[in-house]
Notes
Guanidine-I riboswitch aptamer from Nocardioides phosphati, 123 nucleotides, folded computationally. Taxonomically the source falls in Nocardioides (Bacteria, Bacillati, Actinomycetes, Nocardioidaceae). The coordinates come from a structure-prediction model, not an experiment, and the mean pLDDT is 79.
RNA sequence: GCGGGGCGCCCCUAGGGUUCCGUCUCCCGUGCACACGCUGCCACGGGAGGGCCUGGUCCGAGAGGGGAGGCGGAGCGACGAGGGUGUCGCCCCGUUCCACGGCGGGAUAAAAGCCCGGGAGGC
Numbered sequence: 001g002c003g004g005g006g007c008g009c010c011c012c013u014a015g016g017g018u019u020c021c022g023u024c025u026c027c028c029g030u031g032c033a034c035a036c037g038c039u040g041c042c043a044c045g046g047g048a049g050g051g052c053c054u055g056g057u058c059c060g061a062g063a064g065g066g067g068a069g070g071c072g073g074a075g076c077g078a079c080g081a082g083g084g085u086g087u088c089g090c091c092c093c094g095u096u097c098c099a100c101g102g103c104g105g106g107a108u109a110a111a112a113g114c115c116c117g118g119g120a121g122g123c
Base pairs, nucleotide, nucleotide: 007069009067010066011065012064015059016058020056021055022053023050024049025048026047027046028045029044030043031041032040033039034037070095071094072093073092075090076089077088078087079086098118100121104116105115106114
């Protein structure tokens, strides 16, 4: 200097926004009351707005947690007349360690520790 590999998935959490649910504020309508007024009260329905609304749905970590699997290796067993190869099954071991990190862009309703990205850069 070049090439290959260091696995993806599922559940959860840190975190995230606001499509839907809920909630809050305002307005309108219906009902009731009265002092009969674009008054008051509660409930329901509709509309607008608020995520600097606790939440439910939802998104969600390379450097957070957990799970089974996949892959690699040793041994044993089965299939095959036998051998080799191969396939399947059981069991054990390994898949380690390390990991500071923008700006900016992208998706979704929107945002984020999501994706670009174990990137650029730094040590």